[in-house]
RNA sequence: AGGAGUGUAGCUCAGUCCGGUAGAGCAGCGGUCUCCAAAACCGCCGGUCGAGGGUUCGAAUCCUUCCACUCCUG
Numbered sequence: 001a002g003g004a005g006u007g008u009a010g011c012u013c014a015g016u017c018c019g020g021u022a023g024a025g026c027a028g029c030g031g032u033c034u035c036c037a038a039a040a041c042c043g044c045c046g047g048u049c050g051a052g053g054g055u056u057c058g059a060a061u062c063c064u065u066c067c068a069c070u071c072c073u074g
Stems, first nucleotide, its partner, number of pairs: 001073007010026004020057001028044005050066005
C1' cells in the first nucleotide's frame, strides 16, 4: 500500500440477507423460599446500535467517508 472481517446493555452475543416497536443469556437490584446463605422461581433496572454525512414517510439494517481492533497479501 491492497483486500477481508468485527464494532449493538457492565460482559458474551442475536437481530442486518428481505428497512417497519431494539432483544436474549449472564451480571446488578428487589421479592418469594430458608434459622442464615446458596440454588430455584418472580419482578425490575440497563442502549443516542463506533463517529459524521446521504437516501427514505421511516435506518442497527441500504449508500458513503472516517475511527478502533483482528486477519490475509505485499

A computed fold for a 74-nucleotide RNA from Dehalococcoides sp. UCH007, annotated as transfer RNA.
The coordinates come from a structure-prediction model, not an experiment, and the mean pLDDT is 83.
RNAcentral records the identical sequence in 5 taxa.
It matches the Rfam family "tRNA". The family's RNA type in Rfam is transfer RNA.